[in-house]
């Protein structure tokens, strides 16, 4: 100072190549079962997709630019 990568729910992370309803698991609320709790099953809530701009009908995703991790080279 240069490259490469990683930021998506409270927590892990999947979706990006191939633009088209934002998902899972867990955890949390509610039921159902139980003498009770714990499992197990149902059901639900929760998200400015790190931040700004552009492109488009349409952007988590494609282009710029910016934070912030982590690697690697100077």
């Nucleotide at each position: 100072g240069g490259g490469c990568u990683c930021g998506u729910a409270g927590c892990u992370c999947a979706g990006u190549c191939u633009g088209g309803u934002a998902g899972a698991g867990c955890a949390c609320u509610c039921g159902a079962c139980u003498c009770u709790u714990a499992a197990u099953c149902g059901a639900g809530u929760g998200g400015u997709c790190g931040c700004g701009g552009g492109u488009u009908c349409g952007a988590a995703u494609c282009c710029c630019g910016u934070c912030g991790g982590g690697c690697c080279c100077a």
Record summary: This is a predicted structure of a 74-nucleotide RNA (transfer RNA) from a Candidatus Nanoarchaeia archaeon. Taxonomically the source falls in Candidatus Nanoarchaeia (Archaea, Nanobdellati, Nanobdellota). Model confidence (mean pLDDT): 82 of 100. Its Rfam family is "tRNA". Rfam links the family to the GO term triplet codon-amino acid adaptor activity. The sequence is in RNAcentral, with records from ENA.